Small-subunit ribosomal RNA, central domain from Cyclobacterium lianum, 347 nucleotides, folded computationally. Its Rfam family is "Bacterial small subunit ribosomal RNA". Lineage of the source: Bacteria > Pseudomonadati > Cytophagia > Cytophagales > Cyclobacterium. The full RNA is in RNAcentral, with records from ENA and SILVA. The coordinates come from a structure-prediction model, not an experiment, and the mean pLDDT is 89.
[in-house]
Context: one part of a larger RNA
RNA sequence: UUGGGUUUAAAGGGUGCGUAGGCGGCCUGUUAAGUCAGCGGUGAAAGUUUCCGGCUCAACCGGGAGACUGCCGUUGAUACUGUCAGGCUUGAGUAAUGGAGGGGUACAUGGAAUUUAUGGUGUAGCGGUGAAAUGCAUAGAUACCAUAAGGAACACCGAUAGCGAAGGCAUUGUACCGGCCAUUCACUGACGCUGAGGCACGAAAGCGUGGGUAGCGAACAGGAUUAGAUACCCUGGUAGUCCACGCCGUAAACGAUGAUCACUCGCUGUACACUGCGUAGCGGUGUGCGGCCAAGCGAAAGCGUUAAGUGAUCCACCUGGGGAGUACGCCGGCAACGGUGAAACUC
Numbered sequence: 001u002u003g004g005g006u007u008u009a010a011a012g013g014g015u016g017c018g019u020a021g022g023c024g025g026c027c028u029g030u031u032a033a034g035u036c037a038g039c040g041g042u043g044a045a046a047g048u049u050u051c052c053g054g055c056u057c058a059a060c061c062g063g064g065a066g067a068c069u070g071c072c073g074u075u076g077a078u079a080c081u082g083u084c085a086g087g088c089u090u091g092a093g094u095a096a097u098g099g100a101g102g103g104g105u106a107c108a109u110g111g112a113a114u115u116u117a118u119g120g121u122g123u124a125g126c127g128g129u130g131a132a133a134u135g136c137a138u139a140g141a142u143a144c145c146a147u148a149a150g151g152a153a154c155a156c157c158g159a160u161a162g163c164g165a166a167g168g169c170a171u172u173g174u175a176c177c178g179g180c181c182a183u184u185c186a187c188u189g190a191c192g193c194u195g196a197g198g199c200a201c202g203a204a205a206g207c208g209u210g211g212g213u214a215g216c217g218a219a220c221a222g223g224a225u226u227a228g229a230u231a232c233c234c235u236g237g238u239a240g241u242c243c244a245c246g247c248c249g250u251a252a253a254c255g256a257u258g259a260u261c262a263c264u265c266g267c268u269g270u271a272c273a274c275u276g277c278g279u280a281g282c283g284g285u286g287u288g289c290g291g292c293c294a295a296g297c298g299a300a301a302g303c304g305u306u307a308a309g310u311g312a313u314c315c316a317c318c319u320g321g322g323g324a325g326u327a328c329g330c331c332g333g334c335a336a337c338g339g340u341g342a343a344a345c346u347c
Stems, first nucleotide, its partner, number of pairs: 004318003007301002012315001014201004021194003025088005031082001033081002035077008049065006091191001092188003095184005103177006110154001115149007125136002162169002206247006215241002220236004258314006266292012296303002320347003329340004
């Protein structure tokens, strides 16, 4: 390289938008670039293959053929691909009318609870554990009541449910914004799919500046445990967790399963919409979310119309383990570090 693969053996990019590129619906015509055919030219000789011949054979030598799978020209063919022109509506989109939703952003809002402060009642313990101790408390704690402050998170509803491209999203209300679904089948008329680079988004932790800090709580301190205990348990507690703005750009970013399209038995649950009927309900259709299975697939586990089945297009990635996601270089970053990414050597 051909080939083979990527749920779990090595391997799907964290996600989207999209440039170049690759690929692309139905009908008619045009052209003849790709494609196919005929003919011509060229494709040096030697060599290789084959046939024949010459040295007594062979090596060697001579002749013929073939091959040189190619290129160029020319004359045609026109199904397919391409070009150009015209048309179509089923792919795609638009519109109108409805619909569901923790989708996003901003502002406002409510109650419970924890903590603290103040006042009151009240007196000797509280707290914590396997047991304790550190700790708190007669300067009046714990407990109970009242008032106030402040921060963070939203019990029940709550789901095997919903929404979002992914990360993710839940008190309640308002405003603005995005996506999706159904019906009508009205409009455009292939406007599509994928997408190297690129751009944007991207949990937690971390970083910068400024706020905030109730609870929790790396680090740290103390008490225990223990042979030791730089831990597990306990008492405290700083960063952080929260907000604004700006960085970081990584995760078991997982369905460990790229996107899109078509096709391939069924049963069952559920959300939303439309719809039929004999209407507490039972059916049908569509879009989602689940469970079980036929065929088929799979090394098996299992997957199975939400495919890991059968096909098509495009992208990404894999090629023994360790060394190593390391070194070096380059790019990015305030840094932490991220991206790209070897080799020697060794088994």